[in-house]
Parts: sequence; C1' cells; structure tokens
RNA sequence: AUCGAGAGGGGUGGAGGGAUAUGGCCCUGUGAAGCCCCGGCAACCGCCGCUGUGGCCGCCUUCGGGCAGCCGCAGAGGAAAGGUGCCAAGUCCAUCGGACCAGCGUGUCCGGCAGAU
Repeated sequence: AUCGAGAGGGGUGGAGGGAUAUGGCCCUGUGAAGCCCCGGCAACCGCCGCUGUGGCCGCCUUCGGGCAGCCGCAGAGGAAAGGUGCCAAGUCCAUCGGACCAGCGUGUCCGGCAGAU
C1' cells in the first nucleotide's frame, strides 16, 4: 500500500476445516485437514521499454540554447520464462469506537484492532 475482483482437477489420506478466542453461519464420509502431481488466477518482488523529474558527467553551440550517457525517484503501461502468494462464502459475519435516520434495525456508512499478501 492493497484486501466486495480473479482462479480446481487428480492421487494419497481418513475427520475434521473456515488464522486465534467467544457467538453465529457455513463446508465436509457425494471424503475435512495435511502431503504429492498437474492445471489455473493475480501481478507483490524481479524483468522490459515509455513519459516526467532530480543528481552526476559529457558533446555541440549562432551563447538564446540544443543533444546524448549513467544512476535515483514518480506515473501510466507491457510480458508471464524466474521467486513468492493465492484458487467456497467480503479477510464468511459480528466483537472495539464513532456518525447517520419518517422506519432505531439481524440497518447503513466510516474508522480502529487482529490477520493475509
């Protein structure tokens, strides 16, 4: 910084799983988790040029300026061979604080916490 998008089959395994706690709601013997194979998604890292900008240096000049190189930063793009990640449900939902309202709600919105990348 982002998290309402996207993307699953096979084998093995044999009862759990959805991060943690509580509550809820789901998934699961029509086979959970884990592990392996294959496939896919995305574009975080890395990569590629483009534009702008800053720094360093250089060349040309009619002295007004013009042009190139290297490095950094930013922006909008590109590719998907490499490194990660991901492939039920909004990060499954609520939890803490605040705002809003003809309807006070199992409401809507904003923020925080925690978590993931």